[in-house]
RNA sequence: UAGAAAAAUUGGCCGAAUCCCCGGAUUAUACGGGGUACGGGGGACAAAUGUUUUUGGGGUGAAUUGAUUUGAACGAUCAAAUCAUAGGGGGCCCUCUACCCAAACCCGUCAGCUAACCCGGAGGCCGAAGGAGGAAUUAUA
Numbered sequence: 001u002a003g004a005a006a007a008a009u010u011g012g013c014c015g016a017a018u019c020c021c022c023g024g025a026u027u028a029u030a031c032g033g034g035g036u037a038c039g040g041g042g043g044a045c046a047a048a049u050g051u052u053u054u055u056g057g058g059g060u061g062a063a064u065u066g067a068u069u070u071g072a073a074c075g076a077u078c079a080a081a082u083c084a085u086a087g088g089g090g091g092c093c094c095u096c097u098a099c100c101c102a103a104a105c106c107c108g109u110c111a112g113c114u115a116a117c118c119c120g121g122a123g124g125c126c127g128a129a130g131g132a133g134g135a136a137u138u139a140u141a
Stems, first nucleotide, its partner, number of pairs: 011126004019035005038120003042117001056110001057107004065084008087101003093134005
């Protein structure tokens, strides 16, 4: 000087998942309880006169839909991989552009909407913090 790994602090990212109070152990944390920003589910009347139940169906979520290849089956189909794609990400709206994601899980034969009602309020990650143009809002003069 360069590179790699780990830890801490600060800062930041995805996500509804932030913030506060109390208790007790403790140096402190873990743990338990009560709230809360912010989210979700089923579920009446009325209204709609729709919905279509093994080809099962439904929910959270951006994560949907295809093609090709391989394997298992040898029929349908299932799984994996690759490439694409609806959609999503970096404070908010629009245009262009680059990069990244495009999963996972749950209910259990059952759910349209829907007041009361019922739940969640986690976890994970990091040299990336996109760039250009425009619009909007606020304050002052």
A computed fold for a 141-nucleotide RNA from a Desulfotomaculaceae bacterium, annotated as c-di-AMP riboswitch aptamer (ydaO/yuaA leader). It matches the Rfam family "c-di-AMP riboswitch aptamer (ydaO/yuaA leader)". Gene Ontology terms of the family: cyclic-di-AMP binding and regulation of gene expression.